Description:
Small-subunit ribosomal RNA from an uncultured bacterium, 1397 nucleotides, folded computationally. It matches the Rfam family "Bacterial small subunit ribosomal RNA". The RNAcentral record of the sequence draws on ENA and SILVA.

[in-house]
RNA sequence: AGAGUUUGAUCCUGGCUCAGGAUGAACGCUGGCGGCAUGCCUAAUACAUGCAAGUCGAACGAGAGACCUUCGGGUCUCUAGUGGCGAACGGGUGAGUAACACGUAGGGAACCUGCCCGCGCACCGGGAAUACGCUCUGGAAACGGAGAACAAAUCCCGAUGUACAGGAAGGAGGCAUCUUCUUUCUGUGAAACAUCCUUUAGGGGAUGGGGCGCGGAUGGACCUGCGGUGCAUUAGUUUGUUGGCGGGGUAAAGGCCCACCAAGACGAUGAUGCAUAGCCGGCCUGAGAGGGCGGACGGCCACAUUGGGACUGAGACACGGCCCAGACUCCUGCGGGAGGCAGCAGUAGGGAAUUUUCGUCAAUGGGCGCAAGCCUGAACGAGCGAUGCCGCGUGAGUGAAGAAGGCCUUCGGGUCGUAAAGCUCUGUUGCGGGGGAAAAAAGGCAGCAUCAGGAAAUGGGUGCUGACUGAUGGUGCCCCGCCAGAAAGUCACGGCUAACUACGUGCCAGCAGCCGCGGUAAUACGUAGGUGGCGAGCGUUAUCCGGAAUGAUUGGGCGUAAAGGGUGCGCAGGCGGUCCUGCAAGUCUGGAGUGAAACGCAUGAGCUCAACUCAUGCAUGGCUUUGGAAACUGGAGGACUGGAGAGCAGGAGAGGGCGGUGGAACUCCAUGUGUAGCGGUAAAAUGCGUAGAUAUAUGGAAGAACACCAGUGGCGAAGGCGGCCGCCUGGCCUGUUGCUGACGCUGAGGCACGAAAGCGUGGGGAGCAAAUAGGAUUAGAUACCCUGGUAGUCCACGCUGUAAACGAUGGAUACUAGGUGCUGGGAAGUAUUUUUCGGUGCCGUAGCUAACGCGUUAAGUAUCCCGCCUGGGGAGUACGGUCGCAAGGCUGAAACUCAAAGAAAUUGACGGGGGCCCGCACAAGCGGUGGAGUAUGUGGUUUAAUUCGAUGCAACGCGAAGAACCUUACCCAGGCUUGACAUCUAGGGAACCGGAUAGAGAUAUUCGGGUGCUCUUCGGAGACCCCUAAGACAGGUGCUGCAUGGCUGUCGUCAGCUCGUGCCGUGAGGUGUUGGGUUAAGUCCCGCAACGAGCGCAACCCCUGUCCUUAGUUGCCAGCACGUGAAGGUGGGCACUCUAGGGAGACCGCUUCGGUUAACGGAGAGGAAGGUGGGGACGACGUCAAGUCAUCAUGCCCCUUAUGGCCUGGGCUACACACGUACUACAAUGGCGGCUACAAAGAGCAGCGAGACAGGGAUGUCGAGCGAAUCUCAUAAAAGCCGUCCCAGUUCGGAUUGGAGGCUGCAACCCGCCUCCAUGAAGUUGGAAUCGCUAGUAAUCGCGGAUCAGCAUGCCGCGGUGAAUACGUUCCCGGGCCUUGCACACACCGCCCGUCA
Repeated sequence: AGAGUUUGAUCCUGGCUCAGGAUGAACGCUGGCGGCAUGCCUAAUACAUGCAAGUCGAACGAGAGACCUUCGGGUCUCUAGUGGCGAACGGGUGAGUAACACGUAGGGAACCUGCCCGCGCACCGGGAAUACGCUCUGGAAACGGAGAACAAAUCCCGAUGUACAGGAAGGAGGCAUCUUCUUUCUGUGAAACAUCCUUUAGGGGAUGGGGCGCGGAUGGACCUGCGGUGCAUUAGUUUGUUGGCGGGGUAAAGGCCCACCAAGACGAUGAUGCAUAGCCGGCCUGAGAGGGCGGACGGCCACAUUGGGACUGAGACACGGCCCAGACUCCUGCGGGAGGCAGCAGUAGGGAAUUUUCGUCAAUGGGCGCAAGCCUGAACGAGCGAUGCCGCGUGAGUGAAGAAGGCCUUCGGGUCGUAAAGCUCUGUUGCGGGGGAAAAAAGGCAGCAUCAGGAAAUGGGUGCUGACUGAUGGUGCCCCGCCAGAAAGUCACGGCUAACUACGUGCCAGCAGCCGCGGUAAUACGUAGGUGGCGAGCGUUAUCCGGAAUGAUUGGGCGUAAAGGGUGCGCAGGCGGUCCUGCAAGUCUGGAGUGAAACGCAUGAGCUCAACUCAUGCAUGGCUUUGGAAACUGGAGGACUGGAGAGCAGGAGAGGGCGGUGGAACUCCAUGUGUAGCGGUAAAAUGCGUAGAUAUAUGGAAGAACACCAGUGGCGAAGGCGGCCGCCUGGCCUGUUGCUGACGCUGAGGCACGAAAGCGUGGGGAGCAAAUAGGAUUAGAUACCCUGGUAGUCCACGCUGUAAACGAUGGAUACUAGGUGCUGGGAAGUAUUUUUCGGUGCCGUAGCUAACGCGUUAAGUAUCCCGCCUGGGGAGUACGGUCGCAAGGCUGAAACUCAAAGAAAUUGACGGGGGCCCGCACAAGCGGUGGAGUAUGUGGUUUAAUUCGAUGCAACGCGAAGAACCUUACCCAGGCUUGACAUCUAGGGAACCGGAUAGAGAUAUUCGGGUGCUCUUCGGAGACCCCUAAGACAGGUGCUGCAUGGCUGUCGUCAGCUCGUGCCGUGAGGUGUUGGGUUAAGUCCCGCAACGAGCGCAACCCCUGUCCUUAGUUGCCAGCACGUGAAGGUGGGCACUCUAGGGAGACCGCUUCGGUUAACGGAGAGGAAGGUGGGGACGACGUCAAGUCAUCAUGCCCCUUAUGGCCUGGGCUACACACGUACUACAAUGGCGGCUACAAAGAGCAGCGAGACAGGGAUGUCGAGCGAAUCUCAUAAAAGCCGUCCCAGUUCGGAUUGGAGGCUGCAACCCGCCUCCAUGAAGUUGGAAUCGCUAGUAAUCGCGGAUCAGCAUGCCGCGGUGAAUACGUUCCCGGGCCUUGCACACACCGCCCGUCA
């Protein structure tokens, strides 16, 4: 000293939370010792039992007992009583109390004070009563009652009286009452006691005690200033109230009380009321200022079961006294009595919670006493409690085989860890034994010495000596001996916050101070190992301060985050211009008093240290008092003109009020003209109109509002103000400076004004128009639109008092760059013009601001005054008060709940926002799908199983380039368990081949044949392979594509996505990449705080289009020759085609026009090809937790005589239905029959198979050639020519079914394909909707291949024929760039509101 948390990110505002310290604490786990402290915070609840206040025989008499006795008596002890002192202290508690209760400083000419101290004075006489005791007696008891007799006194009474009080006279002083001195009158008291010594017997003396007076000290009473609390949703309170005169009362002033008189007294500087509370020194916290607290210790106060009262006394209205009343408890013989723990222990209860019914008066202190002494739950000690603070210990050194064991592991190891063990030591504490302080002598007693006084003795003072006295306690401390032996926990480990892994669990169980963890790989739950923190404690809970500048004096704010009152006038209050004089309240400075001690701080000292204790000093912000200063503030006096006001001369204006007046328009009325519509809307309808509307013309009526001028123009405090004229009236500006002389600013309450709507009374009512009616729209439409229409809008008077009453910006004053408009005045100048005052706008400097922005009209710099804010919701709600006729206004909470709510700006995404642009996106076209039948895939359903995956585009002829068995993962049944497959060990055998039986097969049993290769020491060993055995292990198409790799789809072949440096911004971020052009393109050019670069685009690669060159076999054949029925068949050739290597060619290169002398674009030439020639491969940063664990690989989990492996059969081919993708059609641009022509690209040896023969055909038999530019598949089809059909369910269409065959294959039943004959279904061009395609494309036609035993309408390729259309970018979809809005960021499939559950 800060940190976490609002957001995708940022900055700010703002709340919540945490880290620190503290406690009279409590709870959880744990617990060795000692010292010092501390311990009912709750029920001021109720209390059993014991103790807590007695003492004095040196005040008094009596009784009892013991001892001694010279029997006269004496001594000692005890008991109750009289009397004295004490019991008013000490101890407890905090209920009450907001008060002179407390604190602090004062006051008295208004007081008291036992015991104590000092000084002075005085001391005479008398007397009975009564207790105890005795007798009788009441009562259960407590407690009495009566009677007789009797005492004494420090008991009681009288006298005197320094003196005191009062009166009178005089003097002095003061502050009114008064004080003091002198004289005089009246009133008021005593214990001549006790003990002792001495005596000349009278007395003298000592100690203690007593009286009066004065004074002191101590303690107390009273009065006053100031100080410390919450609510104004408590605003008025008060009748002994305020004062006076006179009395009473008190120790004393006083309405303290009383009679009379007056009507006062207190209060926004908060009276009164209500609530809460003992106050302080101090304690905790804090840098401080502050905030919180008042337990222990100390001071004061109050209280003693509740309420009241007095008595005694120096002192009480009395904790352990009395009386009365109440409640409660107890005793009782029922008549009556007793009691008061908030004393110390203790009990019950309450509570989260707080101790022993202990010891001693040894010390300190108190009461009594001459004293010894007695009493003392005050006190000192001990006990209990880790309740707190402090100290000590639980061992130290060495010790690597880095032991065992635990945990983790990549299986190599790592870690616990020198930790342990082992070895060598020590003995604090502990245990045992022994010794043994200080608290205690200033005391009393005894003795001695000495001093003062005295005749002396007692006695007193001082000093020395001696014995005596200890609860704690045989304690602290010391010595000896003994053993590492007896002594460690607790919390945390996701971030804040130091500390990490494994297993278990699976939004469950649970955690959590805040944010938040947990839905199968949890460092956040639980456990374990490890680690971190503290340590005889550690955590949790509660409370307080801090952090929090989050109530801001120090030290905050109010344009948009919470917050400026709607506006003015103005009382109180606050603040206030220049100069002089004087005062001294504030202020500054010096002195004095006080500020108790403890506490705090500093320095020392004592317990071994520390805590603790002691000493000294400082501090104690304050208050009181007394000197001084006079700058500033203030009070007083005087002066000034700059602030303010006023006079005079001018000026502008929708400023206000009242009265009049004008035209346009609307509506209505009357009349004329005129005829079928008008009106209204996106379109209509309701409505009006043949009873004459609308339209038009003339005349009239009524009400309301004032076009143009008109303007970020003017005026006003704001609300607000608009035709014209008149009257009345407020404010403002300019000029002048002769007037006044601070007269000023602000302004809580208060008063006034205050849009619209609304209310009351009375008018008025043209238009408009809440409510309302009707018509539309709609799923509905209590709305938007239309037709009507009432309050109201208007006037007068009265009320209401609110608005986004906004510049979301209170008022006043001063200062701090400018530029440019508008408006009202003035000055200078011949003039362009310059300048000054007031108002009103824009831009902008410094500065300010979180940013946006503000910026002489401040949101800048300052001063003064007022109002207001303190997280969001609840809520401007409730209650109370007040105002109002009402509506409602003003004032204005809490419970509860959330961790945010919010401001500004940034980047995206989005918008039924805008601009620009692109794409078969639309449009323009061509052909389809959707209807039929079939094929195929999917959903659904079914099933023993219908294995699994793919699911909008981007799943659905997809994985599957081919399910009869196999495949196969699914189902039923059968059988195997180291296994079908891999490695290792041991034993045996080469391997291998053939057969038989059983079985559905897997398999089981069994027979037979057969011995190889390399080395060899000839024994054998080894390699490959097989069999057997045991275990490590195999195996899994089991789960998780949301744990992953790899691969793939998609946006999208869209033109984008970024970086470095620089610059701008507090920052997120921006710039670059935006802008002007251009392009298919972030393609290129220009400009520019940017300059460069990368991944993408393009190009480089392949195919194709033209040419050249090289090479000619299996290709080709122009020329030459041979040759056939025919044929490049042959010789020959390589010219051409072709094949496949290399090269050329295209670059806006050329011309012209446009364009910025640009990029580029239009047109043209040449060219096979022209503006990336066409096609392919190639897919940026990223998105979709997209798809795939079933291609493969792989983490974790799961199965292990089964979720593995083998086998037979079945299933994946099911079928009411729904969808996708295809094929074939519905026919004449056609079907059928016949004839005839032209490809490309491929494939082929378990293959393609020529040809011949057989068959009507599928096909079969024989079989040449060819591992292929040679042979084969292999007749291309559409097209063309000829013929036929004649618009029909047909000579269209071919489904379905029957029959007969063929092929493949171990096997075509479930479940293949083909052929032939027969059969001849739906279907006559397809609803809503929807798909593809821009040229060699669509459409159409056939051919080939992969897979494959067989199976193709699918898929991948090939060529043939070969179109139409594109005006264009408004709209649909998708995309790119810029901009704008946003409360979205999982990003519009968003967010969010209401109702219901």